[in-house]
Context: one part of a larger RNA
RNA sequence: GGACGAACGCUGGCGGCAGGCUUAACACAUGCAAGUCGAGCGCCCACUUCGGUGGGAGCGGCAGACGGGUGAGUAACGCGUGGGAAUGUGCCUUUUGGUUCGGAAUAGCCCCGGGAAACUGGGAGUAAUACCGGAUAAGCCCUUCGGGGGAAAGAUUUAGCCAAAAGAUCAGCCCGCGUUAGAUUAGCUAGUUGAUGAGGUAACGGCUCACCAAGGCGACGAUCUAUAGCUGGUCUGAGAGGACGACCAGCCACACUGGAACUGAGACACGGUCCAGACUCCUACGGGAGGCAGCAGUGGGGAAUCUUGGACAAUGGGGGAAACCCUGAUCCAGCCAUGCCGCGUGGAUGAAGAAGGCCUUAGGGUUGUAAAAUCCUUUCGCUAGGGAAGAUAAUGACGGUACCUAGACAAGAAGCCCCGGCUAAUUUCGUGCCAGCAGCCGCGGUAAUACGAAAGGGGCUAGCGUUGUUC
Repeated sequence: GGACGAACGCUGGCGGCAGGCUUAACACAUGCAAGUCGAGCGCCCACUUCGGUGGGAGCGGCAGACGGGUGAGUAACGCGUGGGAAUGUGCCUUUUGGUUCGGAAUAGCCCCGGGAAACUGGGAGUAAUACCGGAUAAGCCCUUCGGGGGAAAGAUUUAGCCAAAAGAUCAGCCCGCGUUAGAUUAGCUAGUUGAUGAGGUAACGGCUCACCAAGGCGACGAUCUAUAGCUGGUCUGAGAGGACGACCAGCCACACUGGAACUGAGACACGGUCCAGACUCCUACGGGAGGCAGCAGUGGGGAAUCUUGGACAAUGGGGGAAACCCUGAUCCAGCCAUGCCGCGUGGAUGAAGAAGGCCUUAGGGUUGUAAAAUCCUUUCGCUAGGGAAGAUAAUGACGGUACCUAGACAAGAAGCCCCGGCUAAUUUCGUGCCAGCAGCCGCGGUAAUACGAAAGGGGCUAGCGUUGUUC
């Protein structure tokens, strides 16, 4: 000198764009953040012009594996980069073939109970694109090549459904290389290393198991310990390098702590299930409920970090044939000089120079064209009127916003730090090794350019200084 997710002190007019719990992955009141489909199904309720319309719980389908958050763990094929083969893939696209005949239940509802509640037991009847069986099989799978195996769902309506092939997308897996520090960590390892066989997986594989062999890793640093999410990048620097990984984007990991699987194309699942634990809450003491590292917000911690806002108008996502519904994603608004950028706080004229202040050799000098005064302008702000684009067939939260026009008035708008040297800028008074200053050197003990005040001056400017970190 540069930089910052900064903080603190003094000060503070406006706008644009960005950013805003770095600490306790501490605990959380309240509201919202994932629903949707009546063109899969039966039923109930309300209204009815008797045509229907609206609402409700339930069965069923798709979605809840995305989007959003956080960085605890992880030194690892986690990430980065370059390769690879033994794989799966809902929705989407292309193509081929099919969509037949039956059956038995069950929820809701009704009845009888249990329970404070959460919830739950029994009974009769009922529907489906829910479930089961048979038939059929071009292609598919298995095969001893004879054969065997497995499918479907319909609707009033252009939707769909089943089987198969291909594509696209996404995902899983393997390998080379790279990826912090410590040797005051030198030995580590029994599913350990390999073979055979079997099981398992979508798939290769000690992934798992049986048996067999005794291997495997390590000073080119194994193991252990500490620290840490990685990257594109960011900051700095002439570069080499050093430091960092906020915001934005890609990948990974996690979701109160630990463990487990279920469903599913996909999870071992933040707002799903089960078990255990800690904590909080309810309870009729028998038993139950919960999980903000989603958006706001609260307490706590801390030097320190915002509103319990608006809207689905746009973009995108889920459902739906659609209308549409949902969306704290998102788009906007609010708060904060936290940062960057822009603008303003007036402009011109105006004295051999008012007053006041300060200094003085008492002559004067300086503040200083500064003020006053005269003329002018109105950016920003204020008041009033008009008023978008963003989105068009229609629909605008932002917003009566941006912007335009008119009006009044210089009117409403300047501070902070420094002045001994480094380092731009000095005098007087007060104080008297006191009070104090200080980044370093050092100032202060009676004329202090270094302390405190004033006047003057220097620097930056809606900021200026200080502290911290880093180059």
A computed fold for a 471-nucleotide part of an RNA from an uncultured prokaryote, annotated as small-subunit ribosomal RNA, 5' domain. The prediction has a mean pLDDT of 86. The full RNA is in RNAcentral, with records from ENA.